[in-house]
This is a predicted structure of a 363-nucleotide RNA (Bacterial RNase P class A) from a marine eukaryotic metagenome. It matches the Rfam family "Bacterial RNase P class A". Rfam classes the family as a ribozyme. Rfam links the family to the GO terms dimeric ribonuclease P complex, tRNA processing and ribonuclease P activity. The model forms 99% of the base pairs in the Rfam consensus. Its mean pLDDT, the model's own confidence on a scale to 100, is 78.
RNA sequence: GACAGACGGCCGCACUCCCGGUUCUCCCGGGGAUGAGGAAAGUCCGAACACGACAGGACACGGUGGUGGGUAACGCCCACCGGCCCAUGAUCGUCGGGUCAGGGAAAGUGCCACAGAGAGUAGACCGCCGGCUUCGGUCGGUAAGGGUGAAAGGGUGCGGUAAGAGCGCACCGCCCGACUGGUGACAGUCGGGGCACGGCAAACCCCACCGCGUGCAAGCGCAAGCAGUCCUCUGCGUUCCUCGGAACGCGUCCGUGGUCCGCGGAUCGAGGGCGGGUAGCGUGCAUGAGAUCGUCGGUGACGGCGAUCCCAGAUGAAUGGUCGUCACCCCGGUUCGCCGGGGGACAGAAUUCGGCUUACGUC
Numbered sequence: 001g002a003c004a005g006a007c008g009g010c011c012g013c014a015c016u017c018c019c020g021g022u023u024c025u026c027c028c029g030g031g032g033a034u035g036a037g038g039a040a041a042g043u044c045c046g047a048a049c050a051c052g053a054c055a056g057g058a059c060a061c062g063g064u065g066g067u068g069g070g071u072a073a074c075g076c077c078c079a080c081c082g083g084c085c086c087a088u089g090a091u092c093g094u095c096g097g098g099u100c101a102g103g104g105a106a107a108g109u110g111c112c113a114c115a116g117a118g119a120g121u122a123g124a125c126c127g128c129c130g131g132c133u134u135c136g137g138u139c140g141g142u143a144a145g146g147g148u149g150a151a152a153g154g155g156u157g158c159g160g161u162a163a164g165a166g167c168g169c170a171c172c173g174c175c176c177g178a179c180u181g182g183u184g185a186c187a188g189u190c191g192g193g194g195c196a197c198g199g200c201a202a203a204c205c206c207c208a209c210c211g212c213g214u215g216c217a218a219g220c221g222c223a224a225g226c227a228g229u230c231c232u233c234u235g236c237g238u239u240c241c242u243c244g245g246a247a248c249g250c251g252u253c254c255g256u257g258g259u260c261c262g263c264g265g266a267u268c269g270a271g272g273g274c275g276g277g278u279a280g281c282g283u284g285c286a287u288g289a290g291a292u293c294g295u296c297g298g299u300g301a302c303g304g305c306g307a308u309c310c311c312a313g314a315u316g317a318a319u320g321g322u323c324g325u326c327a328c329c330c331c332g333g334u335u336c337g338c339c340g341g342g343g344g345a346c347a348g349a350a351u352u353c354g355g356c357u358u359a360c361g362u363c
Stems, first nucleotide, its partner, number of pairs: 001363003005326007013035002016032006037346001041357002044355005049215004056261004061211005066080005081102001082100005087094003103206002108204002110200003125146002127142006154172006173195001174193008219283004228274006235250007251267006290309008328343006
C1' cells in the first nucleotide's frame, strides 16, 4: 500500500418504485432496484448545518509552534531546512533510512538532589611546580592530568612556562559583519574578534498565530397532558400633546460560555424558589467540501477539465439463514491428473464529512 472472498438457487427482512386486489386510511399479493466498515470503534481535533436578538471589542482562559505549500478547515497531509541516530565506504565524505513536544535562556522568576574542592559572574581534594623545613609539614603558584557527578569554565595539536593556562598560534566550535545562492527556514565563501556566566521553558513565563457557545437527545411542526404555590422588584426626570398617552434620558432586571464595555429586550410586566405534567407522531433523514474512470498541471500533498453513476436510512432498531460450486491458507496422501480433512482475524451504520489514535487476518 492492496484486499477484507466470488458466483448461483431457495426461503426471509427493511426503505423505495411499478402493477393488481382494495373500505382511494390501513392491509394483502406479484415484480424491479438498493441494503453495515477500514476501522462503522475512541469521541481526540477540524468543519458543514441548526439554534442562542445582533454572538462586536478587550481581558482572562485554552490550543498550536522550523520554513514554504495543500485543504472548507485542522493539532491533519506534502515538500524542504536544521539537530540527533542508523547504514555505507574509510578518516573525511556519500547517498539512503528513522526520529524530533524543532519559536525565545541577552525581559524576569525558579530548579539542577546526592556525590564532589566547586553546579553558574561556581573551584582546589589528589596531583604538578617553586620557596622554607625540626623532614612531621608549611607557604605560594596552577587548573593541562586524575577523582566525584547526568553535567566541571569550548575541542585537538604545536609553542611557551618553574609547572601550567587562549598565555600565543593553526584548524574546528562560538560571536559580529559583508557578499553569493535560495520565496524562506537556511547554506556557502571571505573578513574581524580570544570569546557572556552551562543545562532545563514536556518549569512559571515572554513572543507569534488561532479560538463565541451549545449541539441532530441541535432544531421545526402536530397531537396530548397537568397543578399549582410562595417570594422580590415594579422607580425618577425632561419634552410634546388630542389629558390620556407618546418619545427620550437615568436607574433596575433579563439575555449574550467567565468578567468588563457595547448591544438587544422589559420596566403591569419581569425575575427567582419549591412542586406537577409531557417518555407519542412527523420532519430534520441523506445529491454529498460525493464516488469511479480518463486527461492535463505539479517533485508531491493536491488541483483543473471531461465523462459516467446514485451506492443504507432503520427507530428496540432491517441489511439474514441455508445449499452447492469455485478461489485463498494449513495438514495428509498422490499414478502429479488430483483426492481427503480442516480453517478464515478485528469487528455492526443512527446528522454528515476531512483527519488522528487504537484493534486486527492475508499478500